This is a predicted structure of a 73-nucleotide RNA (transfer RNA) from Guillardia theta. Rfam family: tRNA. By type it is a transfer RNA. The organism belongs to Guillardia, within Eukaryota. The RNAcentral record of the sequence draws on ENA.
[in-house]
RNA sequence: CCGUUCUUAGCUCAGUUGGAAGAGCAUCUGACUGUAGAUAAGAUGGUCGCUAGUUCGAAUCUGGCAGAACGGA
Numbered sequence: 001c002c003g004u005u006c007u008u009a010g011c012u013c014a015g016u017u018g019g020a021a022g023a024g025c026a027u028c029u030g031a032c033u034g035u036a037g038a039u040a041a042g043a044u045g046g047u048c049g050c051u052a053g054u055u056c057g058a059a060u061c062u063g064g065c066a067g068a069a070c071g072g073a
Stems, first nucleotide, its partner, number of pairs: 001072007010025004019056001027043003031039001049065005
């Protein structure tokens, strides 16, 4: 320098043909317990990497940029 894949909650990841975001763990709350843990219940938490475009409508499609991994020269 060229190509491919990836970027979504604090962490690990879903989201399958565009109709608007969810799980597990973690955190908090009260229950249970002598305390803690375990258990079950509830709650909090997202500018979907950034930006522009297409569309009535974008995490999803397109361009550019940034970062990460891999391959090639």